[in-house]
Molecule: SAM riboswitch aptamer (S box leader)
Organism: Myxococcales bacterium
């Protein structure tokens, strides 16, 4: 890489160095950004997949991951409900992706 299973509305940012980009892809919106983006580096935290513990429906947070603007930023495909027919709804579902355990 590929498959399979599960989670994605909850949380959690500071310094350096760097210096115009980013929010996966296309497309449309929406935003963040010289009051410093990616990015790399220290620190620091959130969290509870895996592992570990214990008084085991459930706490704990030493380790391996991962995370740390915005719901995975929305929306795109089917369906459902409402509608002034343009459309609108934190209403299911599919695809796509991100992380994690696992198989191969």
């Nucleotide at each position: 890489a590929a498959c399979u299973c599960a989670u994605c509305a909850u949380g959690a940012u500071c310094g350096g160095c760097a210096g115009a980009g980013g929010g996966a892809u296309c497309a449309g919106g929406c935003c963040c950004u010289g009051u410093g983006a990616a990015g790399c580096c220290g620190a620091g935290g959130c969290a509870a997949c895996c592992c570990c513990c214990a008084c085991u429906a459930u706490g704990g947070a030493a380790g391996g991951u991962g995370c740390c603007a915005a719901a995975u930023c929305c929306u795109g495909c089917g369906g459902a409900c409402c509608c002034u027919c343009g459309g609108g709804u934190g209403c299911c579902g599919a695809a796509a992706g991100a992380u994690g355990a696992g198989u191969c």